Predicted 3D model of a 349-nucleotide part of an RNA (small-subunit ribosomal RNA, central domain) from an uncultured bacterium.
Its mean pLDDT, the model's own confidence on a scale to 100, is 89.
[in-house]
Context: one part of a larger RNA
């Protein structure tokens, strides 16, 4: 509920492709389906409106007329939408030339650090705290030197800097992909935007099965603190964290701000490209994309947004509708379970 909304008040689905549907660029031309104008016939009476009328009046009552914004028939219009034919090229999308990147996958490799084994050196403490003690340690630790092994994780460069739809990516090297930007204007000829439904993709913990396992570390033993200490401090520790198959599908998944196009003042700064200036650079200047700050108009309850709008507009989608009871129960999908998704009421304020 024909209203108003959604950065912070309730409200933007995590994210992407994509189906139905919705909306949709310029020019000719046809139709007359929407549309628009005439006429026709309907649109029962009562009523409701306006005239005249009768009851002393009114209220009620008689009469005409109007209205009935609808339908359907017909007869024209032809600007818009549709719909059919023809055409263009400014949307979109391919080709050509370049460019930058921690984008995505597999393979390999490299160093510091750490732990842990083996030797040598050495000989009594390390080690830890706010101050201890547990733990280590003469069966020789710490420390220090050589060597070996393993695992994860990649310091400096690093940037409010790159890169991706988001989640997210960071040592080095090779292969194998995907996306973006600039320049040109060769090709196609509206192929285009949004997307209920569906489908992929989704940190982190968890779950299956097999591996691996340095280091940290849920839960779990001890020491300690406290009145107590099921914690914060120490010592020690498995799950887990890592691979590899497969699950789950959540988040403060955040710009707490869905996606497309268009238009609307500046100033700075930072990354990629490209044009003008030059013999060439340097330097000036102009442009395109992309990230950040200040700021104006206008918007905003204010804070604030402010050409990367939260500002002007238009298409499309998703939500919200007092606060708890509840993001629960039921009942349905999914899920090994853990649980997720759809989601109320009674009662109450």
């Nucleotide at each position: 509920u024909u209203g108003g909304g959604c950065g912070u008040a309730a409200a933007g689905a995590g994210c992407a492709c994509g189906u139905a549907g919705g909306c949709g660029g310029c020019c000719c031309u046809g139709c007359a389906a929407g549309u628009c104008a005439g006429c026709u016939g309907u649109g029962a009476a009562a009523g409701c409106c306006u005239c005249c009328u009768g009851c002393u009046u009114a209220a009620c009552g008689g009469g005409a007329g109007a209205a009935g914004u609808g339908c359907a028939g017909u007869u024209g219009a032809a600007a818009c939408u549709a719909c059919g034919g023809g055409g263009c090229u400014a949307g979109a999308g391919u080709g050509c030339g370049g460019a930058a990147g921690g984008g995505g996958a597999g393979a390999g490799u490299g160093g510091a650090a750490c732990u842990u084994c083996u030797g040598g050196u050495g000989g009594a403490g390390c080690g830890g705290u706010g101050a201890a003690a547990u733990g280590c340690g003469u069966a020789g630790a710490u420390a220090u030197c050589a060597g070996a092994a393993g695992g994860a994780a990649c310091a400096c460069c690093g940037g409010c800097g790159g890169c991706g739809a988001a989640a997210g990516c960071g040592g080095c090297u090779c292969u194998c992909u995907g996306g973006u930007c600039c320049g040109u204007a060769a090709c196609u000829g509206a192929c285009g935007c949004u997307g209920a439904g569906g489908u992929g993709c989704g940190a982190a913990a968890g779950c299956c099965a097999g591996g691996g396992g340095a280091g940290c570390a849920a839960a779990c033993g001890g020491g300690a603190u406290u009145a107590g200490a099921u914690a914060c401090c120490c010592c020690g520790g498995u799950a887990g964290u890592c691979c590899u198959g497969g699950c789950c599908g959540u988040a403060a998944a955040c710009g707490a701000u869905g996606g497309g196009c268009a238009c609307u003042c500046g100033g700075u700064a930072g990354a990629g490209g490209g044009g003008u200036u030059u013999u060439g650079a340097a330097u000036a200047u102009c442009u395109c994309u992309c990230u950040g700050c200040c700021u104006g108009a206008g918007c905003u309850a204010a804070c604030g947004c402010g050409u990367u709008a939260a500002g002007u507009g238009c298409c499309c989608c998703g939500c919200c509708u007092g606060g708890g009871g509840a993001g629960u129960a039921c009942g349905g999908c999914c899920g090994c379970a853990a649980g997720g998704c759809u989601a109320a009421a009674a009662c109450u304020c």